The part of an RNA shown here (large-subunit ribosomal RNA, domain II) has 681 nucleotides and comes from a Candidatus Saccharimonadota bacterium. Taxonomically the source falls in Candidatus Saccharimonadota (Bacteria, Bacteria candidate phyla). Model confidence (mean pLDDT): 86 of 100.
Context: one part of a larger RNA
RNA sequence: UCCAACGAGUUAUUUGCUACUGCAAGCUUAAGUCAUAUGACGGAGGCAAAGCGAAAGCGAGUCUGAAUAGGGCGCCAUAGUAGUAGUAAAUAGACCCGAAACCAGGUGACCUAACCAUGGGCAGGUUGAAGCGUCGGUAAAACGACGUGGAGGACCGAACCGUAGCGAGUUGCAACACGCCCGGAUGACCUGUGGUUAGCGGUGAAAUGCCAAUCGAACCUGGAGAUAGCUGGUUCUCCUCGAAAUAGCUUUAGGGCUAGCGUGACGUGGUAGCUGGUAGGGGUAGAGCUCUGUUUCGGAAUGGGGGUCGCAAGAUUACCCACCCUUGACAAACUACGAAUACUAUCAGUGGAAUCGUUGCAGUUAGAACGGCGGGGCUAAGCUCGUCGCUCGAAAGGGAAACAGCCCAGAUCACCAUCUAAGGUCCCUAAGUCUAUGCUAAGUGGGAAACGAGGUGAGAUUUCUUAAACAACUAGGAUGUUGGCUUAGAAGCAGCCAUUCAUUUAAAGAGUGCGUAACAGCUCACUAGUCAAGAGAUCUUGCGCGGAAAAUGUAACGGGGCUAAGCAUAGCACCGAAGAUGUGAACUUCAGUUUUAACUGGAGUGGUAGAGGAGCGUUCCUCUCUGCAUUGAAGUCGAAUCGUGAGGUUCGGUGGAGCGUGAGGAAGUGAGAAUGUUGGA
Numbered sequence: 001u002c003c004a005a006c007g008a009g010u011u012a013u014u015u016g017c018u019a020c021u022g023c024a025a026g027c028u029u030a031a032g033u034c035a036u037a038u039g040a041c042g043g044a045g046g047c048a049a050a051g052c053g054a055a056a057g058c059g060a061g062u063c064u065g066a067a068u069a070g071g072g073c074g075c076c077a078u079a080g081u082a083g084u085a086g087u088a089a090a091u092a093g094a095c096c097c098g099a100a101a102c103c104a105g106g107u108g109a110c111c112u113a114a115c116c117a118u119g120g121g122c123a124g125g126u127u128g129a130a131g132c133g134u135c136g137g138u139a140a141a142a143c144g145a146c147g148u149g150g151a152g153g154a155c156c157g158a159a160c161c162g163u164a165g166c167g168a169g170u171u172g173c174a175a176c177a178c179g180c181c182c183g184g185a186u187g188a189c190c191u192g193u194g195g196u197u198a199g200c201g202g203u204g205a206a207a208u209g210c211c212a213a214u215c216g217a218a219c220c221u222g223g224a225g226a227u228a229g230c231u232g233g234u235u236c237u238c239c240u241c242g243a244a245a246u247a248g249c250u251u252u253a254g255g256g257c258u259a260g261c262g263u264g265a266c267g268u269g270g271u272a273g274c275u276g277g278u279a280g281g282g283g284u285a286g287a288g289c290u291c292u293g294u295u296u297c298g299g300a301a302u303g304g305g306g307g308u309c310g311c312a313a314g315a316u317u318a319c320c321c322a323c324c325c326u327u328g329a330c331a332a333a334c335u336a337c338g339a340a341u342a343c344u345a346u347c348a349g350u351g352g353a354a355u356c357g358u359u360g361c362a363g364u365u366a367g368a369a370c371g372g373c374g375g376g377g378c379u380a381a382g383c384u385c386g387u388c389g390c391u392c393g394a395a396a397g398g399g400a401a402a403c404a405g406c407c408c409a410g411a412u413c414a415c416c417a418u419c420u421a422a423g424g425u426c427c428c429u430a431a432g433u434c435u436a437u438g439c440u441a442a443g444u445g446g447g448a449a450a451c452g453a454g455g456u457g458a459g460a461u462u463u464c465u466u467a468a469a470c471a472a473c474u475a476g477g478a479u480g481u482u483g484g485c486u487u488a489g490a491a492g493c494a495g496c497c498a499u500u501c502a503u504u505u506a507a508a509g510a511g512u513g514c515g516u517a518a519c520a521g522c523u524c525a526c527u528a529g530u531c532a533a534g535a536g537a538u539c540u541u542g543c544g545c546g547g548a549a550a551a552u553g554u555a556a557c558g559g560g561g562c563u564a565a566g567c568a569u570a571g572c573a574c575c576g577a578a579g580a581u582g583u584g585a586a587c588u589u590c591a592g593u594u595u596u597a598a599c600u601g602g603a604g605u606g607g608u609a610g611a612g613g614a615g616c617g618u619u620c621c622u623c624u625c626u627g628c629a630u631u632g633a634a635g636u637c638g639a640a641u642c643g644u645g646a647g648g649u650u651c652g653g654u655g656g657a658g659c660g661u662g663a664g665g666a667a668g669u670g671a672g673a674a675u676g677u678u679g680g681a
Base pairs, nucleotide, nucleotide: 001681002680003679004678005677006676011092012091013090014089015088016087017086018085019084020083021082022081023080026047027046028045032041033040034039051058052057061073062072063071064070095233096232098230102223103222104221105220106219107218113197114196115195116194117193118192119191120190121189122187124156125155126154127152131148132147133146134145135144136143160184161183162182165180166179167178199215201211202210203209208217236615237614238613239612240611241610246259247258248257249256250255260364261363262361263360264359265358266357267356271354273350274349275348276347277346278345279344280343286337287335288334292331293330294329298325299324302322303321304320305319306317307316308315309314367392368391370389371388372387373386374385375384376383397408398407399406412585413584414583415582417581418580419579423575424574425573426560427559428558432572434571435570436569437568438567439566445562451546452545455543456542457541458540459539460538461537462536463535464534472530473529474528475527476526478503479502480501483497484496485495509524513522514521586605587604588603589602590601591600592599593598594597616670618667619666620665621664622663623662625660627659628658635654636653637652638651639650640649641648642647
C1' cells in the first nucleotide's frame, strides 16, 4: 500500500408538537392482588371541565384601589384524555474514537543514587619528605656534607575505572556498540556479597540528575466510558424546497443565546411585488460664499497698534491688524440654494401566494472576488472597514490559451434535428482569405509614464506670392565713424549710454553670429538680377517613433504565421452553449374532466448546510403459501432481462443442505475514508 471481516444517533424516564387509534365532558389507572393470565381486579393518584389574587378569599368574574373610576388577567368564542408511532429537548457515558492530567490503594533500590556491614584488587619503572647514623661545625646549638630511610589525594605506565577529540555505525553487531586517540591508575580509588532509604517520597561533590530501556514528579490496578466550547470519522436509493457567513448580548471573539435568513403543517385570501398617477418630508451630488473658517487682485481711505518728529497738543508713516467697495477661489464636521435616486402614504392597473399569522424542526453567526459610492492607507496592495448590486460559496455548460468570484448562460432524461448569446470565421480549430471607405509601416497590433522629435493622415486660423513669393546661384551689404563713455586696447560684435542719429542709396543695423590682443577677415539682416509657382507660421486631432535593462529557454499574439489574418467606420452572411425551439420519455405541482388512478391543459424539475416526502435491501419473530429443495437449498461465477434508483427475476456453471413468497412486527440493519481495529498478501 492493497484485500477481507468488524467499526459510530442507542436505550430508559419525563415533556412539547404532529399523525393514527379508543373513549369523550370526561379520559386514565400506579403500586399491587388473583388456581384460570397477551386476562381480570385495583380509582390511591394524574390531566381536563373557571378564573383571578402573594394570600385569606371571592367567583363569570377577580385583583389593584377610598371608588359603583380606570387599568391587569379572565368569561363571552366548547375538547379533552389514554395509548401507539414519528420528531425534538432535558437527565443519564447519550453518535463513535482520542488527551495531557487529577485522586485512591498497592508494587518496585537485581538498573541506578547515597549510606551501612563484611571481603577482594591495583604488572613494572621513577622520584627520594620526615626521622635516624657518621663526619664537619659550635662553648652548646643552629647549620652543612655524606649515608641510611621510604613519605606522597607525587611522576611514567598495564590490569582496572573512565570517555575529551576524530572516524565509522545510525532499517546498526548494539534501543548508546566498534576503531584510533585520550584522562585517572595508593586513592575523595576500583570492586564482590548482604543490607537501608519509596513517589505530596527517596537519593543527589547539584545535571532537575537518578529511582528497572519510563522521571519538572516511577510503575500497576481502580474512580473511569474523567473531561475535551478541539481535530478526525459517521455506512442504502429516489423525489420536493433550500440557506448563512449579519445584528444585539456574552471572561465573549474558531463557543453560545435571541433575532434575521431555510423547511414542514395549518390558517389567511386582490396580500406581497411591479407599473402609472397624486401628496409628502429631506439637505446628499451639484452649486454657492449669506453665516463659520480659509483665500486672490485692485481701490478707497475709517479705526486701532507700532515707528519717526515734537515738551505737549498733535503731525507723519515704503510697517502691522481689523473694517468697507470690487475681482477671483476652497470646505466631511460651512449653507441665503439644491437635484436624480431612495423612502413614506394614498388611488388605479397588473399580479394567484412570491405576503402575513400560529406552530414543529433546523442549519448559519471564519466568507471571497468584481462593479458603483465613501472612510483608513500612498485616490499603494490578491490591503482594510462600511453601504448598494452581482457572481462564487451551494453552479455544471460556452467564451477569456490554461484561470472559484470576469463576460454569456442557470444542466430532469434521450436525439447523427433547428435558431441564437458572449465570443468568433487564414491553418492548428467549427465558421468570410466577405463587401465598401479610410488609416498604420511601427510586426505598431502583440506591455508602460513624464518628456522629446521637419514620421504620416485630417481639419482650422493666418502671412507672403506673376506688381514674381520661398529655396538656390551671381552681385552689393557703403559714408560721417574707430558714435560717446570706459579701457592697456574696446574700431558693429568685453561692458555702459542713447531722440541707435544722419548721409549716399536699388539696399545696407551706430549691427545677427564666427573671429582678432585690438584691427583685419568670414557672415547675416537688407537690396538687385537669374529662375519660375506656390512658399512659410500657429493651433486642434487620428495612427505611429524614441523613452523601453533580469535572472533555466524563444517566453509581453496560445502557436504557426500575418502588411492584413492590424486599426477605424458601415454592412451582409455564417459558426458558436447543457440557453431557446422541435420530437419522445419520467417526475412534481395546480386547474379541469372524469374516475379513484387515469386523461387533457398550464407551470415547473442545478444545488452544500438543512427541512420534508416516498421507497430498496439485511437479521430475527408471528401468521400465510397444505410454498420450494439430493430430479440439487444457501453461497459463489457468468449471461439475459425488469425497475428512475437502492435492487429484483430467470437461465447456465460450481456447490452439496437447507431456503423463500405475501401480510405484519422488532432491530447489534447497509462501509471507502476515523495516522480506525483484527487477520492476510